[in-house]
RNA sequence: GGGUCGUUAGCUCAACUGGUAGAGCAUCCGGCUCUUAACCGGAGGGUUGUAGGUUCGAGUCCUACACGACCCA
Numbered sequence: 001g002g003g004u005c006g007u008u009a010g011c012u013c014a015a016c017u018g019g020u021a022g023a024g025c026a027u028c029c030g031g032c033u034c035u036u037a038a039c040c041g042g043a044g045g046g047u048u049g050u051a052g053g054u055u056c057g058a059g060u061c062c063u064a065c066a067c068g069a070c071c072c073a
Stems, first nucleotide, its partner, number of pairs: 001072007010025004019056001027043005049065005
């Protein structure tokens, strides 16, 4: 220098063919328990890496850039 893949909640990851952004863990509140743990119920938490484009509508499609992993030279 070229190529492929990835970037979504504090962490690990979903989200099909473009149509209301979700789960588990963690955190907080409550239940249960003599108490803790475990178990059960609930709540909060997101500018979907950044900036543009296409579209009635973009996490999803297109372009550039940033960061990470791998491959080629």

Predicted 3D model of a 73-nucleotide RNA (transfer RNA) from Candidatus Acetithermum autotrophicum. RNAcentral records the identical sequence in 4 taxa. The source organism's lineage runs through Bacteria, Bacteria candidate phyla, Candidatus Bipolaricaulota and Candidatus Acetithermum. Rfam family: tRNA. By type it is a transfer RNA. From the family's description: Transfer RNA (tRNA) molecules are approximately 80 nucleotides in length.